[in-house]
Molecule: transfer RNA
Organism: Microcaldota archaeon
RNA sequence: GCUCCUGUGGCUCAGUGGUAGAGCCCUCCCUUGGUAAGGGAGAGGUCGGGGGUUCGACUCCCCCCAGGAGCU
Numbered sequence: 001g002c003u004c005c006u007g008u009g010g011c012u013c014a015g016u017g018g019u020a021g022a023g024c025c026c027u028c029c030c031u032u033g034g035u036a037a038g039g040g041a042g043a044g045g046u047c048g049g050g051g052g053u054u055c056g057a058c059u060c061c062c063c064c065c066a067g068g069a070g071c072u
Base pairs, nucleotide, nucleotide: 001071002070003069004068005067006066007065010024011023012022013021018055026042027041028040029039030038048064049063050062051061052060
């Protein structure tokens, strides 16, 4: 230098055009004599940044940033 993959709550990951979800963590409650385990409710996201297409973009296109793999 070229090609490809990844980027979504604090962590690990789903979501392939129509209002962003799960598990763990955190807060409150129930259960217990008290813990642990279990159950219920809740908070927490400008979907890496910018632009474009579209009635509508996490999703499609372009550029950039960060990480990874391969080739030279």